[in-house]
Context: one part of a larger RNA
RNA sequence: CUGGGCUUAAAGGGCGUGUAGGCGGCCGUCUAAGUCGGGUGUGAAAUCCCUCGGCUCAACCGAGGAAUUGCAUCCGAUACUGGACAGCUAGAGUGCGGUAGGGGCAAGUGGAACUCCAGGUGUAGCGGUGAAAUGCGUAGAUAUCUGGAGGAACGCCGGUGGCGAAAGCGACUUGCUGGCCCGCAACUGACGCUGAGGCGCGAAAGCUAGGGGAGCGAACGGGAUUAGAUACCCCGGUAGUCCUAGCCCUAAACGAUGAGCACUUGGCUGUGGUCCGUUCACUGGAUCACAGCCGGAGCGAAAGUGAUAAGUGCUCCGCCUGGGGAGUACGGUCGCAAGGCUGAAACUC
Numbered sequence: 001c002u003g004g005g006c007u008u009a010a011a012g013g014g015c016g017u018g019u020a021g022g023c024g025g026c027c028g029u030c031u032a033a034g035u036c037g038g039g040u041g042u043g044a045a046a047u048c049c050c051u052c053g054g055c056u057c058a059a060c061c062g063a064g065g066a067a068u069u070g071c072a073u074c075c076g077a078u079a080c081u082g083g084a085c086a087g088c089u090a091g092a093g094u095g096c097g098g099u100a101g102g103g104g105c106a107a108g109u110g111g112a113a114c115u116c117c118a119g120g121u122g123u124a125g126c127g128g129u130g131a132a133a134u135g136c137g138u139a140g141a142u143a144u145c146u147g148g149a150g151g152a153a154c155g156c157c158g159g160u161g162g163c164g165a166a167a168g169c170g171a172c173u174u175g176c177u178g179g180c181c182c183g184c185a186a187c188u189g190a191c192g193c194u195g196a197g198g199c200g201c202g203a204a205a206g207c208u209a210g211g212g213g214a215g216c217g218a219a220c221g222g223g224a225u226u227a228g229a230u231a232c233c234c235c236g237g238u239a240g241u242c243c244u245a246g247c248c249c250u251a252a253a254c255g256a257u258g259a260g261c262a263c264u265u266g267g268c269u270g271u272g273g274u275c276c277g278u279u280c281a282c283u284g285g286a287u288c289a290c291a292g293c294c295g296g297a298g299c300g301a302a303a304g305u306g307a308u309a310a311g312u313g314c315u316c317c318g319c320c321u322g323g324g325g326a327g328u329a330c331g332g333u334c335g336c337a338a339g340g341c342u343g344a345a346a347c348u349c
Base pairs, nucleotide, nucleotide: 003321004320005319006318007303008302012317014201015200016199017198021194022193023192025088026087028085029084030083031082033081034080035077036076037075038074039073040072041071042070049065050064051063052062053061054060091191092188093187094186095184096183097182098181103177104176105175106174107173108172109171110154114150115149116148117147118146119145120144121143125136126135162169163168206247207246208245209244210243211242215241216240220236221235222234223233258316259315260314261313262312263311266294267293268292269291270290271289272288273287274286275285276284298305299304322349323348324347331342332341333340334339
């Protein structure tokens, strides 16, 4: 390179946006670059192949032919691809009218619980465990009532439910703001799909600076357990967890399943629309979008999957190529660091 693959065997990029590139709807005219046909020139000889011939045969040698799949040029064809022009509306988008939503950002507000502080009542215990002890408590704890302060998280609703590209998003109110869906077909007229690089987003932990710190709680101290116990259990507890600004850029970042379009028996359910019918009570039917379950053919090594495909096709990207060595070393690059990204070989089985 050709090939075969990527749910679980090695393999889908964490997710988006988009550059180059690749690919691209219907009708017509032109062009003739790709494509196809033919002519001419060239494609050295030798070699290979075919035929004939010369050494007694063969090897070897001689002659002729074929071949030389290519290139150039000329003439021609126009279905397909490309190019130019003109048009179309089924793709895509806009508009108009509606709907649902923990989508995002900011500000403000609320109640329950918890801890602390002050005060009242009250007295000897509380707490904790398998059992205990460390711990707290006569300087009045625990319990209970009142008041105050603080930080973090938002019970029930809550769902097999919704939204978001993913990460993720749940108290309430207001403001700003993104996207989806449904209906109508008024407008644009292929404006599309994918997307190497690039750019942006990216849980948790971690880092820098400044705040904050109730609860929880790596590290750490103590008490237990145990042969030991650098653990599991208990009492404490720093970083952290929270906020602002800036980094980090990883993950079982998972549906372990890239994105888009089209096509292919069914049943049941939920969510959001629209239409018809109606004894409008989600009671029936139709249709669109989304989210699930069960299953047919097919596919699959099987498990399974099965219109949310892992079926049947097309387009584009990413990735894999035996295990260990190793996501290591070296180099490069990014980072404050931690480290990230890229990523081998010897050797060995």
Molecule: small-subunit ribosomal RNA, central domain
Organism: metagenome